[in-house]
RNA sequence: AGAGUCGCCCGGAUCACCGCGUUGCAGGCCAGAUUCAUUUCUGGCUAGCACCGAGGAAAGUCCGGACUCCAUAGAGCAAAGUGGUGGCUAACAGCCACCCGGAGCAAUCCGCGGGAUAAGUGCAACAGAAAGUAAACCGCCAAUAGCAAUAUUGGUAAGGAUGAAACGGUGGUGUAAGAGACCACCAGCAAUUGCAGUGAUGCAGUUGGCUAUGUAAACCCCACUUGGAGCAAGACUAAACAGAUAGCGCUUAGAACGGCUCGUUCAAGUUAUCGGGUAGGUCGCUUGAUUCUGCAAGCAAUUGCAGAACUAGAUGGAUGGUGAUCCGUUCGCAAGAACGACAGAAUCCGGCUUAUAGGGCGACUCUUCUU
Repeated sequence: AGAGUCGCCCGGAUCACCGCGUUGCAGGCCAGAUUCAUUUCUGGCUAGCACCGAGGAAAGUCCGGACUCCAUAGAGCAAAGUGGUGGCUAACAGCCACCCGGAGCAAUCCGCGGGAUAAGUGCAACAGAAAGUAAACCGCCAAUAGCAAUAUUGGUAAGGAUGAAACGGUGGUGUAAGAGACCACCAGCAAUUGCAGUGAUGCAGUUGGCUAUGUAAACCCCACUUGGAGCAAGACUAAACAGAUAGCGCUUAGAACGGCUCGUUCAAGUUAUCGGGUAGGUCGCUUGAUUCUGCAAGCAAUUGCAGAACUAGAUGGAUGGUGAUCCGUUCGCAAGAACGACAGAAUCCGGCUUAUAGGGCGACUCUUCUU
């Protein structure tokens, strides 16, 4: 210098004016309660001042928790989920480290990575003769027929052809031709021993039969985990209407006690109280597994200690607009013009995934050149 790999960060800046929301301060007006008293308190509205006011993903709502309510003797089944090993964490399908397999010269990346011989069952498109205990299309060999080409029968999985995959590989012995039929070496499998490691696993041997396909994101088996609903959770308060209880019921207009009177009961009415609880209101609500800095432990994820900071909390749902200067990009000879990614909190956290103009920083790998 070129080509690449990985990680992290920023996400236009400043000022002015106008506007919106929470909170605080001190006013004005109104309402209610209260008081000797616009005295005091509460609430609402209104204008003023001050502080603060979206994100790295606030998104998808895909996992995991906190929190809340409901359910819940114990055990088992079912269902759902997870799935190499060790660690981290409140927890996880997350993260870190390692193991194994695969890709790459390498940095590094990818793996839905338990079991197909711990039990068993199923499936394997198309092509191909044959897709798993079977198979003969071509070829090879033998016999028979034939002058021959060839045909029929049998043997043969070494060669060809098909396929993602064809029942070990190389060399030899052997044979009519062949074949783990036999032998040597190699690969792989099963059992087993030693060593290293917490472990997954690795390394080195011994024995065995000569070989045992793939698929569990098919059923299934094994191990472990799991109650349900979600802040419209839920808690407090509480009009109106209806209800219950108690009191009153003068005048009684009413109903029942067979017609009348009295009386009793019911009931309208009215007053008070009560329970549940709707509208409405208040809380839940943002100080938290929080953020930043430093030190310490650890390979790391992460954890501990100390110090500092407070950073939206709406509910007709705020967080916006305009101008100036600068910054960046594009266009233009210039003057200048246009544009400024993805996107928008709603109980709160930890993750994952997806979107993202442009810019910056760091570590590492390979190739080439120069000193």
Bacterial RNase P class A from Bifidobacterium breve, 371 nucleotides, folded computationally.
NCBI's taxonomy places the organism under Bacteria, Bacillati, Actinomycetes, Bifidobacteriales, Bifidobacterium.
It was read from a public genome assembly, where an Rfam model found it.
Its Rfam family is "Bacterial RNase P class A". It is annotated as a ribozyme.